Molecule: c-di-GMP-I-UAU riboswitch aptamer
Organism: Desulfobulbaceae bacterium UBA2262
RNA sequence: UUCCGAAACGGCAAACCCAGGGCGACCUGGGGACGCAAAGCCACGGGCCAGCAGCGAGCUGGCAGCCGGGUUACCGAAG
Numbered sequence: 001u002u003c004c005g006a007a008a009c010g011g012c013a014a015a016c017c018c019a020g021g022g023c024g025a026c027c028u029g030g031g032g033a034c035g036c037a038a039a040g041c042c043a044c045g046g047g048c049c050a051g052c053a054g055c056g057a058g059c060u061g062g063c064a065g066c067c068g069g070g071u072u073a074c075c076g077a078a079g
Base pairs, nucleotide, nucleotide: 003079004076005075011036012035016031017030018029019028020027021026034065040071041070042069044068045067046066047063048062049061050060051059052058
């Protein structure tokens, strides 16, 4: 240093509730913790979801906590 993931300092925050935004998927803020070693960031590939359209093809969006990929990063025990 890399793989890796014991410990510690910390970090994030599912469901649900409240307020706001959006036709919607969903998002933002507050509360709340199921979980997370990239649950930081990026819709590039696949996937799922919403709206539109539709015979079909498709178009426009959403999800990074579905799987890959890219990129940056905290700690350090065993191996």